[in-house]
The prediction has a mean pLDDT of 82.
A computed fold for a 71-nucleotide RNA from a soil metagenome, annotated as c-di-GMP-I riboswitch aptamer.
RNA sequence: AACAGGCACACCCGUCGUGAGGCGGGGCCGCAAAGCCACGGGCCUGGAUCCCAGGUAGCCGGGUUGCCGAA
Numbered sequence: 001a002a003c004a005g006g007c008a009c010a011c012c013c014g015u016c017g018u019g020a021g022g023c024g025g026g027g028c029c030g031c032a033a034a035g036c037c038a039c040g041g042g043c044c045u046g047g048a049u050c051c052c053a054g055g056u057a058g059c060c061g062g063g064u065u066g067c068c069g070a071a
Stems, first nucleotide, its partner, number of pairs: 006031002011026006029058001035064003039061003042056006
């Protein structure tokens, strides 16, 4: 390289949440860590006024584990 297997943006249905968004089912865009961890930055939500609480790992960095693999 190829092959096998994997994940699942938008959107739709159900459900939980004030919300961002989460979970389950379907699923096209895409992904070699688009597996896992909110540690740093970014972004988003609620309250508030520069602070508190929360979300995002499919925004980036970092940590950690890891599939196939010809000549």
Background:
The model forms 95% of the base pairs in the Rfam consensus.